Molecule: transfer RNA
Organism: Bacillota bacterium
């Protein structure tokens, strides 16, 4: 350089033929327990690495780009 590949919540990962983003575990509040840990209920928290376009709508489909992984190639 050239190919493929991943990027969604603090951590891990899911999202079916595009319809307004969810899971576990973490966290915060309450109980039950002398406390801890556990277990039980409830809540917060992300606009989907970044920008454009298509569209009534786009994580989800087209372009550029960015980081990082694999594979080859070329230079020393």
């Nucleotide at each position: 350089c050239g190919g493929g590949g991943u990027g969604u919540a603090g951590c891990g990962c899911a999202g079916u033929u595009g319809g307004u983003a969810g899971c576990g575990c973490a966290c915060g509040u309450g109980g039950u327990u002398u406390g801890g840990g556990a277990c039980c209920a409830u809540g917060g928290g992300g606009c989907c690495g970044g920008a454009a376009g298509u569209u009534c709508g786009a994580g989800u489909c087209u372009u550029c780009u960015c980081a990082c992984c694999c594979c080859g190639a070329c230079c020393a």